């Protein structure tokens, strides 16, 4: 200078008019009597994210179930560790990519739990299998030989086919040939050693010669789940439908102490409690696993201890519109135009994952120039 | 908010132990008719919603997305 990796932040900014949610205050009203309410008016704070979203984990927190254990369903899968908990995050191992920085990984078990799959092509596709093209001995026949064919038997190197064909080389061995046997090398399995909390890495010895993919195929294993959600869930007052005690009188009128009328006496007048839901209204509701700063611990996630700050709470749902001016982009006839992403609470929080113009800051790697 | 199911040619649907994508119907193009439908013969048409992985291989498996439908409260 160019390419590229990777962590981290912002994601318009100041000012003015107008308006809307919630919260405080004043006056004013009102009920009522010095408490309580808030309809209209004034004045003042305060009002979206970094994903507020998808709802895909996972908690809180409420309510229903509930003796243990265990099936069945569902998750989850190296290893330590962080956490409230997680399929998250840190660190690490191990594997595959990259020249490299670094990136990715559902990464327990298909070798001894057992069962399934594998089309076309191939002889032969899953077991001690396979004989097409081939190699090799015998025996008969032909043929002057070379050699062919035809019977039987032995073979698994070579050659084909395939996504995948039962370990490489090399030397003995053989009629040819083979892990048939040897030594070396991959591979697999057990033991023992050292390192390492651990996954794991090295280094020794042994076996048996070979075991092959698939488990995002049933499956086994090891660990975790009770169900249901703030339309959870509580309270409230006034009536209704009922319900359940008591109960013999209860009401209206004429009058002025006595009648009359109704209606009622267990088939209950009448009073008194209680009274579910669903719409109303209050609450659940936002001071929290809280945000910023310092100090101390850990590689790191994280977390401990001080100090400071309050940072929407609607309930058909507020956070809105316009102007100036400045910051960025893009066209220009320099006068001026036009644009500024993805997106908007609804009980909270931890994370995932997906959108997203445009800009800053940090650490690295390649390559090339040049001092 | 919680379940749950679907996407496949224009258009309505099939596709299962994963192995070369199919019907009906619409469209063409022939036959037939003086002309046409209807027959009848043929033919073309497909990002299997999208991206990513698992396998030798994927409409089929599994993640994560878009976009739709029912049900409950």
């Nucleotide at each position: 200078c160019a390419a590229g990796u990777u962590g981290g932040c912002c994601g318009g900014g100041c000012g003015g008019u107008c308006g809307c949610g919630c919260c405080c205050c004043g006056a004013c009203g009102g009920c009522a009597c010095u408490g309580c309410c808030g309809g209209g008016c004034g004045g003042g704070g305060u009002g979206a994210g970094g994903a507020a979203a998808g709802u895909c984990c996972g908690c809180a927190c409420u309510c229903c179930a509930c003796a243990g254990a265990g099936c069945a369903c569902g998750g989850u899968g190296c290893u330590g560790g962080c956490u409230a908990a997680c399929g998250g995050c840190c660190a690490g191992g191990c594997g595959g990519g990259g020249u490299g920085a670094c990136c990715c990984g559902a990464c327990g078990g298909c070798a001894u739990a057992g069962u399934g799959c594998a089309a076309c092509a191939g002889a032969g596709a899953g077991g001690c299998a396979g004989a097409u093209u081939g190699c090799c001995g015998c025996g008969c026949g032909c043929u002057c030989a070379g050699g062919c064919g035809c019977g039987u038997g032995g073979c698994g190197a070579g050659g084909g086919u395939g996504a995948a064909a039962c370990g490489g080389c090399g030397a003995g061995g053989u009629a040819a040939g083979a892990g048939c046997u040897c030594a070396c090398c991959g591979g697999c399995g057990c033991g023992c050693g050292u390192g390492g909390u651990g996954a794991c890495a090295c280094g020794c010895g042994c076996g048996g010669c070979u075991a092959g993919g698939c488990a995002a195929a049933c499956c086994c294993c090891a660990c975790c789940g009770g169900g249901a959600g703030c339309a959870a869930g509580g309270c409230c007052a006034a009536g209704c439908a009922g319900a359940g005690a008591c109960g013999a009188g209860g009401c209206g009128u004429g009058g002025c102490u006595c009648g009359c009328g109704c209606c009622g006496c267990u088939u209950g007048a009448g009073u008194c409690u209680c009274g579910g839901g669903u719409a109303g209204g209050c609450u659940g509701c936002u001071a929290g696993a809280g945000g910023c700063g310092g100090c101390g611990g850990g590689c790191a996630a994280c977390u401990g201890c001080c100090g400071u700050c309050c940072c929407a709470g609607a309930u058909a749902g507020a956070u809105g519109a316009c102007c100036g001016c400045c910051a960025c982009c893009c066209c220009u006839u320099c006068g001026g135009g036009g644009g500024c992403a993805c997106a908007g609470a609804a009980c909270g929080c931890g994370g995932c994952u997906u959108a997203c113009a445009g800009g800053c800051c940090g650490a690295c790697u390649u390559g090339g120039a040049c001092c | 908010a919680c379940g749950u199911c679907c996407g496949u040619a224009g258009c309505u649907c099939a596709g299962u132990u994963g192995g070369c994508a199919g019907a009906g119907c619409a469209u063409c193009c022939g036959u037939a008719u003086g002309a046409u439908a209807a027959g009848c013969g043929g033919a073309a048409g497909g990002u299997c919603g999208c991206a990513c992985g698992u396998u030798c291989a994927a409409u089929c498996c599994g993640u994560g997305c878009c976009g739709g439908g029912c049900g409950u409260a």